[in-house]
A computed fold for a 108-nucleotide RNA from Flavisolibacter nicotianae, annotated as SAM riboswitch aptamer (S box leader).
């Protein structure tokens, strides 16, 4: 890094250290940031993908906890942009899907 499934509803923030950028890259736009970004500690927290436990169920699975593994805690996978594609006579506009992207788990 590639590839395969599952989701992207909806949760959940303090403080120290830093000191100018962030919200995936790249062009526009929209927003956040000196009332302190990014990163790094610590604490505390969501949530249940993985494991673990307890019910139910032949099983498939489904319910309930949550101290391990990960993730995650600003709006929201930000928005367009490539492809398909509904409405619309068109053109503006509004939509939908793919693709990308995150994130779990498996796997060369």
């Nucleotide at each position: 890094u590639g590839c395969u499934u599952a989701u992207c509803a909806a949760g959940a923030a303090a403080g120290g250290u830093g000191g100018a950028g962030g919200g995936a890259g790249a062009u526009g736009g929209c927003c956040c940031c000196a009332u302190g970004a990014a990163a790094c500690c610590u604490u505390a927290g969501c949530a249940a993908c993985c494991a673990u436990g307890c019910c139910g169920g032949u099983a498939a699975c489904g319910g309930c906890a949550a101290a391990g593994g990960u993730g995650c805690u600003a709006c929201a996978u930000c928005c367009a942009u490539u492809c398909c594609u509904g409405c619309g006579g068109a053109a503006a506009g509004c939509g939908g899907g793919a693709g990308a992207g995150a994130u779990a788990a498996g796997u060369c």

Source information: The coordinates come from a structure-prediction model, not an experiment, and the mean pLDDT is 81.